[in-house]
Molecule: c-di-GMP-I riboswitch aptamer
Organism: Thermoanaerobaculia bacterium
RNA sequence: CCUCGAAAAGGGCAAGUCGGGCAGAAACCCGAUGCGCAAAGCCACGGGUCCUCGUUCCCCGCGCUCAGCGAAGGAUCUUAGGACGGCCGGGUUGCCGAA
Repeated sequence: CCUCGAAAAGGGCAAGUCGGGCAGAAACCCGAUGCGCAAAGCCACGGGUCCUCGUUCCCCGCGCUCAGCGAAGGAUCUUAGGACGGCCGGGUUGCCGAA
């Protein structure tokens, strides 16, 4: 120095829940608590997931029918926008230290 993560020390982060805030939603922010984490530091580059708008279809109603219109719900697609690094890979920096 690289791989690695036993022991110890000093620190660090914060899942979920509760309270508050914010957004159209996912999400995010603050406080308390503390599941866990050696990169649970940083970067949305690849994959993935989620949300929104939109597409298409189903269902329902209006309409004699067709055309057309309408609201809620469900499914689908990713051409758009966004979110997640505590889903995986990649990049990059870094504390301590045995085998």